c-di-GMP-I riboswitch aptamer from Neobacillus paridis, 85 nucleotides, folded computationally.
The source organism's lineage runs through Bacteria, Bacillati, Bacillota, Bacillaceae and Neobacillus.
It was read from a public genome assembly, where an Rfam model found it.
Of the family's consensus pairs, 95% are formed in the model.
[in-house]
RNA sequence: CUACAACCAGGGCAAACCCAUUGAAAGAUGGGGACGCAAAGCUACGAGCCUAAAGCAGUAUUGCUAUGGCAGUCGGGUUGCAUAA
Numbered sequence: 001c002u003a004c005a006a007c008c009a010g011g012g013c014a015a016a017c018c019c020a021u022u023g024a025a026a027g028a029u030g031g032g033g034a035c036g037c038a039a040a041g042c043u044a045c046g047a048g049c050c051u052a053a054a055g056c057a058g059u060a061u062u063g064c065u066a067u068g069g070c071a072g073u074c075g076g077g078u079u080g081c082a083u084a085a
Base pairs, nucleotide, nucleotide: 005083012037013036017032018031019030020029021028022027035072041078042077043076045075046074047073048070049069050068055064056063057062
């Protein structure tokens, strides 16, 4: 210095739920709140998952589809605090 990963210390983030806003929805943002997380920091490159406004099909209930999303689904990329074996 790098990898893995206990302990100590300083700490960090924030699930469900509630309120407000936004969106067609999935979801997102802010506040409250903590289930948990050593990257639960960032990133839509790969896989997977969610939604279906518009479009297409259909007599119709409806079905198909991402240009919309999910990083707390997994992998990849990238950045980072402390420190043993």